[in-house]
RNA sequence: CACGAUAAAGGCAAACCUUGAGUAAUCAGGGGGCGCAAAGCAAAGGGUCUUCCCUAGAGUAGAACCCAAAAGCACGAAGAUAGCCUUGCUGCCGAAG
Numbered sequence: 001c002a003c004g005a006u007a008a009a010g011g012c013a014a015a016c017c018u019u020g021a022g023u024a025a026u027c028a029g030g031g032g033g034c035g036c037a038a039a040g041c042a043a044a045g046g047g048u049c050u051u052c053c054c055u056a057g058a059g060u061a062g063a064a065c066c067c068a069a070a071a072g073c074a075c076g077a078a079g080a081u082a083g084c085c086u087u088g089c090u091g092c093c094g095a096a097g
Base pairs, nucleotide, nucleotide: 001097003094004093011036012035016031017030018029019028020027021026034083040089041088042087044086045085046084047081048080049079050078051077052076057073059066
């Protein structure tokens, strides 16, 4: 240090249950513990998800067909997610290398 051990001291906490907030994604408290060396912080880029709008402009290698009453894709808008990835900032401990 761009490294991370059957080390030590500590830390965080998935699913699920529960209480509350939210239309929802999801979030917060309690229980729980799958995992995590940044599972600490930040929504800048991508992804995914939700709601609204729109209504086939999407979807297919391509063409045709098809979907518009209900239902409903893309684009767009607003959000969610840092335990999906990238990025930025910060940080405990310490063998081997």
Annotation: This is a predicted structure of a 97-nucleotide RNA (c-di-GMP-I-GGC riboswitch aptamer) from Candidatus Brocadia sp. Its mean pLDDT, the model's own confidence on a scale to 100, is 82. NCBI's taxonomy places the organism under Bacteria, Planctomycetota, Candidatus Brocadiales, Candidatus Brocadiaceae, Candidatus Brocadia.